This is a predicted structure of a 278-nucleotide part of an RNA (large-subunit ribosomal RNA, domain VI) from Thermogemmatispora carboxidivorans.
Context: one part of a larger RNA
């Protein structure tokens, strides 16, 4: 943008399309069938492994650019103490969220239909024989389905729910009335309904767009408060020690993304939206 039947919101069906499809050894059946023996199964059942696909971050780890701590040289806050900054994030030890694999979980299972090679039944032509000529059965990791995903722009399907049909007008037509006026239709303009869009606060959604949450009748983001998790015992004071330093107050202080609370700050506002149907 669009639909032969008003305008909207939600849910569904699945024409069609895509994906997947795997391999191996072991145990039991069973040292059975078979075989003189040596050897050694079909069928079926079970527990694993490789490979691969998807999802996830509770576990094990990685990353985590400034979350915590330690520390070297220097500059600065006049000095001490305490701090800020520069040196690859100065270097080093850890590490939340998120993202992740080397981590975890799950799938690659089974049944069905048609049928290849092939194996058959019945059976003539051709009194026999013959799986084939008529007819019928079985039969592959393959085909169609089955499993997972997308999907009604699939000449466009179904279901449920919600919403209204209002106002005005130089005009044109018809009817009533016959100066005025009234009703309907055509045409034009406007305001709205359900609902939607723009805009704004944002997101675990994302290149943009889209999608999702929220917009004061509000917890959407920030700030603040509480908690989790991280770091690992702050400053200051006291005590001990000549001192380096140690201990106490005190699992302290600090703390990005995590979980909550709380309207303090910011979510101001504007617009679109209808009748061949009822």
């Nucleotide at each position: 943008c669009g639909a032969a039947a008003g305008g909207a919101a939600g849910c569904g069906u699945g024409a069609g399309g895509g994906g997947a499809g795997u391999c191996c050894g072991c145990u039991c059946u069973a040292g059975u069938a078979c075989g003189a023996g040596a050897g050694g199964a079909c069928c079926g059942a079970g527990a694993g492994g490789g490979c691969u696909u998807g999802a996830c971050c509770g576990c094990u780890g990685g990353u985590g650019a400034g979350c915590c701590g330690g520390u070297u040289g220097g500059c600065c806050u006049g000095c001490c103490c305490a701090g800020g900054c520069c040196a690859g994030a100065g270097c080093c030890g850890g590490g939340u969220a998120g993202c992740u694999a080397c981590g975890u979980c799950a799938g690659g299972c089974g049944a069905g239909g048609a049928g290849a090679a092939g194996c058959g039944c019945u059976g003539a032509a051709a009194g026999c024989a013959u799986c084939u000529a008529a007819g019928c059965g079985c039969g592959a990791a393959g085909c169609c389905g089955a499993c997972c995903c997308c999907a009604a722009g699939a000449g466009c399907c179904g279901c449920u729910u919600c919403c209204c049909c209002c106002u005005c007008c130089a005009g044109g037509c018809u009817g009533g009335a016959c100066c005025c006026c009234c009703a309907g239709c055509c045409g034009g303009a406007g305001a709205u309904a359900a609902g939607g869009u723009c805009c704004c606060a944002g997101g675990c959604a994302g290149a943009u767009c889209a999608c999702c949450u929220g917009g004061u009748c509000g917890a959407u983001a920030g700030a603040c408060c509480g908690g989790a998790g991280g770091u690992g015992g702050a400053c200051a004071c006291c005590u001990g020690g000549u001192a380096a330093c140690a201990g106490g107050u005190g699992c302290a202080g600090c703390u990005g993304a995590c979980c909550g609370g709380c309207c303090c700050u910011a979510a101001u506002g504007a617009c679109c939206g209808a009748a061949c149907g009822g």
NCBI's taxonomy places the organism under Bacteria, Chloroflexota, Ktedonobacteria, Thermogemmatisporaceae, Thermogemmatispora. The sequence was found in a public genome assembly. It matches the Rfam family "Bacterial large subunit ribosomal RNA".